[in-house]
Molecule: transfer RNA
Organism: Thermoplasmata archaeon
RNA sequence: GGGCGCGUAGCAUAGCCCGGACGAUGCGCCGGCCUUCUAAGCCGGAGAACCGGGGUUCGAAUCCCCGCGCGCCCGCCA
Numbered sequence: 001g002g003g004c005g006c007g008u009a010g011c012a013u014a015g016c017c018c019g020g021a022c023g024a025u026g027c028g029c030c031g032g033c034c035u036u037c038u039a040a041g042c043c044g045g046a047g048a049a050c051c052g053g054g055g056u057u058c059g060a061a062u063c064c065c066c067g068c069g070c071g072c073c074c075g076c077c078a
Stems, first nucleotide, its partner, number of pairs: 001074007010027004020058001029045005051067005
């Protein structure tokens, strides 16, 4: 340099293919119950406008384009 894939709560993962307006699950976090206390268990809650920008559309996490970052493969130099 070329090709492919990925980027979504603090962390991990689904949702993307086939657009539908209130983005889910686990861990973690906060509060409560229980317990002598802690852990476990049970109940409830907060937290993401989805990497950045642009486009298409009535409507975009989802489709298209340009960047940025990461990973894999190939090539070049040494």